[in-house]
Molecule: small-subunit ribosomal RNA
Organism: uncultured bacterium
RNA sequence: AGAGUUUGAUCCUGGCUCAGGACGAACGCUGGCGGCGUGCCUAACACAUGCAAGUCGAGCGGGGACAUGCGACGGAAGUGAAGUUUUCGGAUGGAACUGAGGAUGUAUGUUCUAGCGGCGGACGGGUGAGUAACGCGUGAGCAACCUGUCCUUCACAGGGGGAUAACACAGCGAAAGUUGUACUAAUACCGCAUAAGACCACAACGGGACAUCCCGAAGGGGUCAAAGGAGCAAUCCGGUGAAGGGUGGGCUCGCGUCCAAUUAGAUAGUUGGUGAGGUAACGGCCCACCAAGUCGACGAUCGGUAGCCGACCUGAGAGGGUGUACGGCCACAUUGGGACUGAGACACGGCCCAGACUCCUACGGGAGGCAGCAGUGAGGGAUAUUGCACAAUGGGCGCAAGCCUGAUGCAGCAACGCCGCGUGAGGGAUGAAGGUUUUCGGAUCGUAAACCUCUGUUCCGGACGACGAUAAUGACGGUAGUCCGGGAGGAAGCCACGGCUAAAUACGUGCCAGCAGCCGCGGUAAUACGUAUGUGGCAAGCGUUAUCCGGAAUGACUGGGUGUAAAGGGAGCGCAGGCGGGCAGACAAGUUGGAUGUGAAAUGUCGAGGCUUAACCUCGGAGCUGCAUCCAAAACUGUAUGUCUUGAGUGGAGUAGAGGUAAGCGGAAUUCCGAGUGUAGCGGUGAAAUGCGUAGAGAUUCGGAAGAACACCGGUGGCGAAGGCGGCUCACUGGGCUCUAACUGACGCUGAGGCUCGAAAGCGUGGGGAGCAAACAGGAUUAGAUACCCUGGUAGUCCACGCCGUAAACGAUGAUUGCUAGGUGUGGGAGGAUUGACCCCUUCCGUGCCGGAGUUAACGCAAUAAGCAAUCCACCUGGGGAGUACGGCCGCAAGGUUGAAACUCAAAGGAAUUGACGGGGACCCGCACAAGCAGUGGAUUAUGUGGUUUAAUUCGACGCAACGCGAAGAACCUUACCAGGGCUUGACAUGUACCUGACGAUGGUAGAGAUAUCAUUUCCCUUCGGGGCAGGUUCACAGGUGGUGCAUGGUUGUCGUCAGCUCGUGUCGUGAGAUGUUGGGUUAAGUCCCGCAACGAGCGCAACCCUUGCCGUUAGUUGCUACGAAAGAGCACUCUAAUGGGACCGCUACCGACAAGGUGGAGGAAGGUGGGGACGACGUCAAAUCAUCAUGCCCCUUAUGUCCUGGGCUACACACGUAAUACAAUGGCCGUCAACAACGGGAAGCAAAGCCGCGAGGCGGAGCAAAUCCCCAAAAACGGUCUCAGUUCGGAUUGCAGGCUGCAACCCGCCUGCAUGAAGUUGGAAUUGCUAGUAAUCGUGGAUCAGCAUGCCGCGGUGAAUACGUUCCCGGGUCUUGUACACACCGCCCGUCACACCAUGGGAGUUUGUAACACCCGAAGUCAGUAGCCUAACCGCAAGGAGGGCGCUGCCGAAGGUGGGAUAAGCGACUGGGGUGAAGUCGUAACAAGGUAACC
Repeated sequence: AGAGUUUGAUCCUGGCUCAGGACGAACGCUGGCGGCGUGCCUAACACAUGCAAGUCGAGCGGGGACAUGCGACGGAAGUGAAGUUUUCGGAUGGAACUGAGGAUGUAUGUUCUAGCGGCGGACGGGUGAGUAACGCGUGAGCAACCUGUCCUUCACAGGGGGAUAACACAGCGAAAGUUGUACUAAUACCGCAUAAGACCACAACGGGACAUCCCGAAGGGGUCAAAGGAGCAAUCCGGUGAAGGGUGGGCUCGCGUCCAAUUAGAUAGUUGGUGAGGUAACGGCCCACCAAGUCGACGAUCGGUAGCCGACCUGAGAGGGUGUACGGCCACAUUGGGACUGAGACACGGCCCAGACUCCUACGGGAGGCAGCAGUGAGGGAUAUUGCACAAUGGGCGCAAGCCUGAUGCAGCAACGCCGCGUGAGGGAUGAAGGUUUUCGGAUCGUAAACCUCUGUUCCGGACGACGAUAAUGACGGUAGUCCGGGAGGAAGCCACGGCUAAAUACGUGCCAGCAGCCGCGGUAAUACGUAUGUGGCAAGCGUUAUCCGGAAUGACUGGGUGUAAAGGGAGCGCAGGCGGGCAGACAAGUUGGAUGUGAAAUGUCGAGGCUUAACCUCGGAGCUGCAUCCAAAACUGUAUGUCUUGAGUGGAGUAGAGGUAAGCGGAAUUCCGAGUGUAGCGGUGAAAUGCGUAGAGAUUCGGAAGAACACCGGUGGCGAAGGCGGCUCACUGGGCUCUAACUGACGCUGAGGCUCGAAAGCGUGGGGAGCAAACAGGAUUAGAUACCCUGGUAGUCCACGCCGUAAACGAUGAUUGCUAGGUGUGGGAGGAUUGACCCCUUCCGUGCCGGAGUUAACGCAAUAAGCAAUCCACCUGGGGAGUACGGCCGCAAGGUUGAAACUCAAAGGAAUUGACGGGGACCCGCACAAGCAGUGGAUUAUGUGGUUUAAUUCGACGCAACGCGAAGAACCUUACCAGGGCUUGACAUGUACCUGACGAUGGUAGAGAUAUCAUUUCCCUUCGGGGCAGGUUCACAGGUGGUGCAUGGUUGUCGUCAGCUCGUGUCGUGAGAUGUUGGGUUAAGUCCCGCAACGAGCGCAACCCUUGCCGUUAGUUGCUACGAAAGAGCACUCUAAUGGGACCGCUACCGACAAGGUGGAGGAAGGUGGGGACGACGUCAAAUCAUCAUGCCCCUUAUGUCCUGGGCUACACACGUAAUACAAUGGCCGUCAACAACGGGAAGCAAAGCCGCGAGGCGGAGCAAAUCCCCAAAAACGGUCUCAGUUCGGAUUGCAGGCUGCAACCCGCCUGCAUGAAGUUGGAAUUGCUAGUAAUCGUGGAUCAGCAUGCCGCGGUGAAUACGUUCCCGGGUCUUGUACACACCGCCCGUCACACCAUGGGAGUUUGUAACACCCGAAGUCAGUAGCCUAACCGCAAGGAGGGCGCUGCCGAAGGUGGGAUAAGCGACUGGGGUGAAGUCGUAACAAGGUAACC
């Protein structure tokens, strides 16, 4: 950066499609590792369960636990007096003392904490429903505001009071919870004091400013504070008032912010004012009163859609699209409403009310809100764990320790994305095996593998082990990382391969199955379907789908258009808007420069740095194209001022005109009426008829009536804005042009809406109506003819008034201004020159033609631009659907205007080119017609074909250009067909391996034969290894007249022996192409001449070749000659055959252009190509042939091959073609004359003479491999006869008897004789051949062939007629024209109807929503009022008061109810058109003059 696709090809216009990038993705196939990110786009659907906001005991009173001290009470245990007793060892006794443990309690300490209290809960986290808004972005403002905690500063904290939770007791309740009584604390609450200060009202004065205003201030007056806690203490943490700062918020404004006008008017608290209220604060924010404003085409209002931004994707940019993650702002928290508390909320995990839903319930009543993190269900194509930790970062509380934190840090799941790594490396050629393919040689997978030598990223096992925390503390994590060991082991797929687009072959399939992004593939050789192999691309991914940008300059600001492709409004006037002449100075809004502020961070970019690299992260720079403020400049635009005259206008003098409106007048013609003359037709057509006319038409003369239109002049002449305007006169009236230069002084141009005009047809009312003439009627035409043609004929056409508002309203070309070569007409003026109205020159305005530059896709346009520029308006964005539907506006209606979508197609189109075609044109040719001759079509026969039949009637050929054609010859054979009988390596070829030595011939037997079998006979060479030949068996293979001529070669036909078909170079054209090759002449001819941007050349034409016609020369046997004949001789003649000559418009007269050539003449055997033949350009017809032959592919293989016998190709109601013979007297028959040819053929042959037979023929065999011999004429001529008839014409058919060929004439040959004697008396429509040695007629030869031509190919004999001419039919050539054809007119193509499907309009109605409006009801709650009830602090001695609460009332007020409209969507019997659909019906409308020119 482009490419494919409209055409036969081209250029253009124009749409559709592709290649790129991106993604919160999904789906299909596949899947090794790691890092960093990302992950409900759908139901703002419903949620089980757990967690996500607490903290402070250093505010307070209680309570619990623990420890310690005390300790009522109680007394374990110990010591143990008196006493008693004694065996004097002791026993007993229990006074007194000591005293463990320890209820209740108390004190202290530690700790936990329900409650009061403080701070937090307004942050953090989620979501995007709503919102088109000061919501967001950006920049300003608040002299109209608030701000807890934090910082700085100043000052202060004196002294009192009354309550209330908790707790206790008593109740109610299922629960949630709640009531009563009594007690109590505070950093809870309330007075009083103090008042630096703040606030309020007053205020001498000072200062400032931005409109309201703001700041400072002497002075006196009024109002307003406080709280303590910890500690041994120092001190620390708090408290109160005030000022400043910081942070965070509130409000206001400029600018920007989607679609729709088929939403054009909206608005009553609406806009403003005054006053009061309310708020932190301004404000209709709220209220009362007053005024009537306010917004809107620069898009109000209504409707639809949407969170906005930093940014992200794309793009060269400008733009376009997006708003996931991260960051900023906003809004929301089940739906709607409301306030409370507070520094901050109208509060996601607070409260009240209403609605829906879910749950509990004892039925009385209660509870709840995951759009927090996980998780569940549902929805969906689709989106994760009910994880770990507060270690880090951050947040709340706290003096702190610390507690809380689903914020956050991490881990888990998912290839969802980006980035990195790996799946091994080196060597290795008998290029292994195998696969694929093959022209069978090979090629390819492919150094790929095997194999050898290595390595260890990853992987597995083991050991060590971080940073993140500078002291402690690590969820991540025994993770990252490092080392050791092991061992190539576990790790490659997906898509594509016709073009676009890198990469092809085979097989299968056979318009089937399928593919497809577009074009398009598939109907038997598919590089396009499916598979395989190979190849290409990307790679842990690859494809597909959805979406966005790009390409698309295809909405064009950068950067498009409008004559014919889509597109100029039918025309004018003109409001708004846009744009606007010269000079001067001024201002500074636009503009330009500079400075300042801002443009958050992240992102992007540049430079560095950190993870092994990268992705990722960090740091620094520039940038963020914007907005605002200030300063400066003054060229341009703008604003206001002054001035000017050239733009524009006015005046004056002239001038042309179908310009308009109204009235009057005129003549010609048509028709009608009256009268006269007059008689049989008129009229009409391609031809007719309907019609008119003997009741007198038409024709003609005179008179009259009426309406409409104005011949000639008349002209690409005139006028008008367009539509349009045409006899003459007059009246009124618009505009133009020329000259002049007196006046105004930019007054101008364009023009969305708006207004006016606007052909024809049509509509309304009233007139008028001659002619013409939709509809209608009749007559024709026709297959039909609701048409074209004819005869009639009504609306209408005309007038007046009113509507309609459209046209191919066209120059298919908007208006205005300026500039840019010429030439030539014409209309109207002016000037010069002139005697002059002529002519000429100059100039202005109009109207045409030609043409240069330029422009255009081309055609064309070209001073009247479609050129070069400027301004303004209108319009276009693929074709169809459709100028349709719905809605609005207009109209009496018809209808007009505005004007879509679904769906559908890959085109639709413009200009030009080459062809082809035309019931287009011009010219020319041809036995094409015409003029002639003879035929065909009728008959019979022959032959071919169709059809039918058949076991088979083998196959092919089908307009000309198949049909006496392949077939130059079917009894068997041929033969391909049918029936039957046989064979299976085969009837035929080659090779291989093994075996054998035959095969064949002769004879016999069986058989229809093929065949089988028997008998006889029986190999060759050799170096002895074997070889040749033949037979048998085996395997390869043979064979096929089986298919495809639409797979082919070759051959052939045809246009057409028509004169054409091309190329090189040059030139022209963007190109296809053109030129040459056209033109003027001429020719049989693209034959030749002349001219010419062409000059040459090739294939064709002609000539060269053969033959024939004349002559010469040479040569002469088998020919010829002299002669009666032969021999012999000769070569003059005939002839033969070889080579030459001859004809060239050469000569001459005329025509022509002095040419080419033509017309006539002379000479000549021949005269203008002398006659005939061979020879067939580029190409056309998918023409014919696979059955001449060759051949690809397919098919058959004990048969679709091959052999044999018989049959068939010869059938026969019929139809067609081609021929033969006739129908007779130009003839038939008989006879005579040896009448006279040419081309040819001859050995398995031609055959003479002679003889036999009526004859076919037989016998015979001379001669001849041929100028030697043989086969060979007839018509004609002469004479006779027949005398116009179904015949002495004609010979079919049939019978009998014969002949010939052949193995064999039954099916199914030819010939002869005798007999028989059919149709037919010249042929309908139609149609063929032929222009001179031709037609016609007569015989004759040959090929094929045993035999068998009426066919075919040749040959000669006799031998005509006619051609004025090119109008017509057919075919062809050249030029030109039109074309919607290109498969090319056998083309293309339109509409109804019928069928199927699809989307859509209308539709009685019906269902569901949405947003307003009116009225009713009115929760919670703020506010206001308050008569009832209650009431601690303050005042008061008290009564009471102040104040407060409850209750009640009122305004407002959500949900709800009722109502009529509006609007959106769904369904809907039936109905309207539309679209699409290989082979339906009817016609033929359009494209050619499309057969009636087409179109609006």